Annotation: The prediction has a mean pLDDT of 76. A computed fold for a 108-nucleotide RNA from a candidate division WOR-3 bacterium, annotated as TPP riboswitch aptamer (THI element).
[in-house]
RNA sequence: UUCAGGCACCGGGGGAGCUGGCGAAAGCUGGCUGAGAAGGCCCGCUGGGCCGACCCCUUGAACCUGAACCGGGUAAUGCCGGCGGAGGGAAGGUGCCUUGAACAACCC
Numbered sequence: 001u002u003c004a005g006g007c008a009c010c011g012g013g014g015g016a017g018c019u020g021g022c023g024a025a026a027g028c029u030g031g032c033u034g035a036g037a038a039g040g041c042c043c044g045c046u047g048g049g050c051c052g053a054c055c056c057c058u059u060g061a062a063c064c065u066g067a068a069c070c071g072g073g074u075a076a077u078g079c080c081g082g083c084g085g086a087g088g089g090a091a092g093g094u095g096c097c098u099u100g101a102a103c104a105a106c107c108c
Base pairs, nucleotide, nucleotide: 001102002101003100004098005097006096007095008094009093010092011057012056013055014054017032018031019030020029021028022027039051040050041049042048043047063088064087065086069082070081071080072079
């Protein structure tokens, strides 16, 4: 010097499912998977918006589509596997730290 790694900030993308109990209702409270699901606020409230937490940002399996799919399993569910490295998907910037790797210069 370059690369690599870590952290923070600004910027960008994304999802929030299944299910039991209590209650007249508003609502309260458990279970399953998961990083995240019952976090907050607002609106004209079958729904939508903003914020937060969390995950992901092309080295892209975060997430979406296919899909009301196929097989297995479960109380049930994208719960597990297949589909499948299939198609799509966010391409920005700053600072600090580590001394891991490579190279170079200088000194002994």